This is a predicted structure of a 91-nucleotide RNA (c-di-GMP-I riboswitch aptamer) from a Syntrophomonadaceae bacterium. Model confidence (mean pLDDT): 79 of 100. Taxonomically the source falls in Syntrophomonadaceae (Bacteria, Bacillati, Bacillota, Clostridia).
């Protein structure tokens, strides 16, 4: 110097809750506090899972409306896997 466990150390992130904004919703952004937790809880929607179902499309029964069901192009990286990058550095 390189690899490397995460015991410790230096740092880090920040769940729920509250206020507000965006969105049909799931959910996301911002803010003061907060600390459930995380060895990548940093980044990427590539595969799977899960959630939502406005619009569009399909189905249903009675003519229509309405209602119901299905469907992701939406969401989730703090669901799992995968990819990229990173702090400390025992044996």
């Nucleotide at each position: 110097a390189c690899c490397g466990a995460u015991a410790a150390u230096u740092a880090g992130c920040a769940a729920a809750c509250c206020u507000u904004c965006c969105g049909a919703a799931a959910g996301g952004g911002a803010g003061a506090g907060g600390a459930c937790g995380c060895a990548a809880a940093g980044c990427c929607g590539u595969g799977g899972g899960u959630c939502u179902g406005a619009a569009g499309c399909c189905c249903u029964a009675a003519a229509a409306a309405g209602a119901g069901g299905g469907u992701a192009u939406g969401a989730u990286u703090g669901c799992c896997a995968g990819g990229c990058u990173g702090c400390c550095g025992a044996a």